[in-house]
Context: one part of a larger RNA
RNA sequence: CUGGGCGUAAAGGGCUCGUAGGUGGAUUAUUAAGUCGAAUGUGAAAUCCCUGGGCUCAACCUAGGACUUGCAUUCGAAACUGGUAGUCUAGAGUAUAGUAGAGGGGAAGUGGAAUUCCAGGUGUAGAGGUGAAAUUCGUAGAUAUCUGGAGGAACACCGGUGGCGAAGGCGACUUCCUAGACCAAUACUGACGCUGAGGUGCGAAGGCGUGGGGAGCAAACAGGAUUAGAUACCCUGCUAGUCCAACGCCCCUAAACGAUGAGAACUAGGCGUUGGGAGGCUGACGCCUCUAGUGCCGAAGCUAACGCGUUAAGUUCUCCGCCUGGGGAGUACGGUCGCAAGAUUAAAACUC
Repeated sequence: CUGGGCGUAAAGGGCUCGUAGGUGGAUUAUUAAGUCGAAUGUGAAAUCCCUGGGCUCAACCUAGGACUUGCAUUCGAAACUGGUAGUCUAGAGUAUAGUAGAGGGGAAGUGGAAUUCCAGGUGUAGAGGUGAAAUUCGUAGAUAUCUGGAGGAACACCGGUGGCGAAGGCGACUUCCUAGACCAAUACUGACGCUGAGGUGCGAAGGCGUGGGGAGCAAACAGGAUUAGAUACCCUGCUAGUCCAACGCCCCUAAACGAUGAGAACUAGGCGUUGGGAGGCUGACGCCUCUAGUGCCGAAGCUAACGCGUUAAGUUCUCCGCCUGGGGAGUACGGUCGCAAGAUUAAAACUC
C1' cells in the first nucleotide's frame, strides 16, 4: 500500500460535544485545478519484443522498428468533482402555541411504614438461630406486647418487555433553577449539514484525602458449626465502607452489553403498548389515519449456524474506531496521568 472482516469465532472506542481532516441538497452563469483529447519536446545506450542480416545452425553478434504506459509546454472540451458569483427550499435550524416524563441541580421543607436504640407500663422463662446445632441474648427481667422519644438510611403499593436521559443512570411529596424530546399550523434563515484523528467534558460500583455522620447492611477480623481439612458455603457478632460535603471538583475502570459506532436513503405485513395530532361516528366508548418512541411474531433478503428481519445482522452511501493463530500479555521497558491503588499507550525473546 492492499484484501477480508468486527451480535456469539480475533475485532465497535463506556458516552457526548467538537478542532484539523474527510465528505456533502436543487439550480443558473462562469472558471479550468482535478478530468478528457490533440500536438511538440523529452523519456541515454544496452537489455526485453518484432522484422531482417553475419558466424555451416544455435548460443552469440549486428541493422531497423516498436516499447519506454512517465514528465513538461502549448492548443482545445466543459458532462462530472473542485473554485467564484447568484438564486432556491425538500436537509439543518429559529420563533409562536401546547404535551408527556423516576432528565439534571441546589436549597429548603414535609411525610408515613419499617429496622435499631433509649425511657416507662404489663408480664415470666425462655428467646434467637439451623439441615441439626452451637457461639449469642435473658431472672441485673430478655423475647412478646403497649405508650412516648432519639437517630440514620431507603422510599412498599401505584410499577408496567411503562417513561426520561448521550451513556453511566434516574423512583415518596412540595417549591425554586435548568437541559432535552415530541406535536400542529404559519412565518423566518437559506446547505448553515454529516462524521470526527488529536482535544474537552461526563462517566456504575469500588478505592483514596479532609471534615462530618453512622439506623440497617457489611469486605477484613473474631467466634460457633460443617468437614479428612474448611483460611469457604451456614450461623452469631463486628470494623472500614455504604450516607453527607462550598468538599480535593481525586481516581476513570466494568459482562460500561443490544457483547450490535454515528448519520442518511430504500425494501411485505400482523399483533400489542407509551406520548402527540387530525377527522368521522357514538349514550359511554370504540374505530380509522398520520407521527415520535418502545415490544413480540414474521415476506423477501442476509447468516457457518443460532438467529436478524423498517428499532436489520437486508440493499447502498459518507466518516471514525478496531481485528489479523493460541500462549507469553493487556505483561515488561519507556512515556503520559495519579496522593496512592493503579490507569493508559504497548512490545519482544521463547513456545505450541
A computed fold for a 352-nucleotide part of an RNA from an uncultured prokaryote, annotated as small-subunit ribosomal RNA, central domain. The RNAcentral record of the full RNA draws on ENA.